About this RNA: A computed fold for a 348-nucleotide part of an RNA from a metagenome, annotated as small-subunit ribosomal RNA, central domain. Rfam family: Bacterial small subunit ribosomal RNA. Gene Ontology terms of the family: ribosome and structural constituent of ribosome. The RNAcentral record of the full RNA draws on SILVA.
Context: one part of a larger RNA
């Protein structure tokens, strides 16, 4: 090198976009580069293999052959490949009507809770537990009513429901936007897949500057428990949760399941279209996502099964016994934290 794998045994990259590269519909014509067939010339010798022969045999050794699967030239063939030509519409993309959404971003607005502040009413408790204390309260609390103020999250509709590449997105309005999905079959004409680098984006927690800080709450204090009690409960709280602008680039970043495309029995949900039929309820077709059960088949099994874990193509990405070790050295990235990227000795 050839294999055999990657739900859950070791393995799909967190996700896009997208370079090179790889692979790529359907017909014409021309090339003949790849591919095939024939020729010719080389492919030293020894070796290796056949035939005979010399050593009484073998081993060895000698003659002839055959081979050297190759390389170059030439002739030819043109199905496939490849290039070139002219086209086509089924894959893609685009018009145009329509539709559905917590999809992105800014900007304003709104009630309910909480808490503070300031007034009223009012008096001794409140608050917390398994029971407790520690905390709050006669400088008038909880409770309750009335103004105001701050910040942070938006009940209920809400739902195996929508939408997003993925992280993820939930109160209302209003600007800018981005992708879907259906119907006409009107344009282009293969314009596509995939995708190493590269860009981008990427929860929370971190960090850096400057805001803001209402509940929460790491660290910290303090009451309990308990042998103890660096914990769980409890009273507190302080970084941060929150804006703005820059870093971090990590997840059990999961469907633990890479993207496309093709094909392979069926039933039942849900969600948006779009047809036709019907009496207002409604029923059939079909389009597209999204769920459940299962049938051929896969599968160690759990399962999975037209949203495949089936059967095939293309491309990427990874895996090769446990430990050491996702670490050391070195590179590279960051302001740190730390990230990538990644061994060995040893050992069993």
């Nucleotide at each position: 090198c050839u294999g055999g794998g990657c739900u859950u045994a070791a393995a799909g990259g967190g996700u896009g976009u997208g370079u090179a590269g790889g692979c790529g519909g359907c017909u014409u014509u021309g090339u003949a580069a790849g591919u095939a067939a024939g020729g010719u010339g080389u492919g030293a010798a020894a070796u290796c293999c056949a035939a005979c022969g010399g050593c009484u045999u073998a081993c060895c050794c000698g003659u002839u052959g055959a081979a050297c699967u190759g390389c170059a030239c030439u002739u030819u063939a043109u199905a496939c490949c490849g290039c070139a030509u002219a086209g086509c519409u089924u894959g893609a993309g685009g018009a145009u009507c329509g539709g559905a959404g917590a999809g992105g971003a800014u900007a304003g607005c709104g009630g309910a809770a909480u808490u503070c502040u300031g007034g009223g009413u009012g008096u001794a408790g409140c608050g917390g537990u398994g029971a407790a204390a520690u905390g709050c309260g006669u400088a008038g609390a909880u409770a309750u009513c009335c103004a105001g103020g701050a910040g942070a999250a938006c009940g209920c509709c809400g739902g195996a429901g929508a939408c997003g590449a993925a992280g993820g997105u939930g109160g209302c309005u209003a600007u800018c936007u981005g992708g879907c999905c259906g119907a006409u079959u009107u344009c282009u004409g293969a314009c596509g897949c995939u995708g190493a680098a590269a860009c981008a984006c990427g929860a929370a927690a971190g960090c850096u500057a400057g805001g803001g800080g209402a509940g929460c709450a790491a660290a910290c204090g303090g009451g309990a428990u308990u042998a103890g009690a660096u914990a769980c409960c409890c009273c507190g709280g302080u970084a941060g949760u929150c804006c703005u602008a820059g870093c971090c680039c990590u997840a059990a970043a999961c469907g633990a399941u890479g993207u496309g495309c093709a094909c392979u029995u069926g039933g039942u949900g849900g969600c948006g279209g779009a047809u036709u039929c019907u009496u207002a309820g409604g029923a059939a077709u079909u389009c597209g996502c999204u769920g459940c059960c299962g049938u051929a088949g896969c599968a160690a099994a759990a399962g999975c099964g037209u949203u495949a874990a089936g059967u095939g193509c293309a491309c990427c990405g990874c895996c090769u016994g446990g430990g050491g070790a996702g670490u050391a050295c070195g590179g590279u990235c960051g302001c740190a934290a730390g990230g990538c990227u990644a061994a060995a000795a040893c050992u069993c």